[in-house]
RNA sequence: GCAGGGCGCGUCUAGGGUUCCGCCUCGCCGGCUCGCCGAUGAGGGACUGGUCCGAGAGACGCAGGCAGAUCGACGCCGAUCUGCUCCACGGCGGGAGAAAAGCCCGGGAGGC
Numbered sequence: 001g002c003a004g005g006g007c008g009c010g011u012c013u014a015g016g017g018u019u020c021c022g023c024c025u026c027g028c029c030g031g032c033u034c035g036c037c038g039a040u041g042a043g044g045g046a047c048u049g050g051u052c053c054g055a056g057a058g059a060c061g062c063a064g065g066c067a068g069a070u071c072g073a074c075g076c077c078g079a080u081c082u083g084c085u086c087c088a089c090g091g092c093g094g095g096a097g098a099a100a101a102g103c104c105c106g107g108g109a110g111g112c
Base pairs, nucleotide, nucleotide: 008062009061010060011059012058015053016052020050021049022047023044024043025042026041027040029038030037031036064085065084066083067082068081069080070079071078072077087107089110093105094104095103
């Protein structure tokens, strides 16, 4: 200098939509204290929400990796403890699925 491989998982948040729940609107049927309740159909996410999806460049934890020390084995190796695990501007467009997204394509294209 070139090429290839690896860079994980969990919980949560920013954020996301609308399958289900809830809520709202309209219609229809029944009950009754005449304004509400129950059942049912259609619609609404410029409906706060629950379920759900959810960050490479967000948080926390676990695992892994590297270095050192101690102990046991006395080549290997194993266990425990300590330290390190940095940096990171980023489209358009496409994909999944209920649908969308900071999810995936993607530490990509591009830029510095």
Molecule: Guanidine-I riboswitch aptamer
Organism: Frankiales bacterium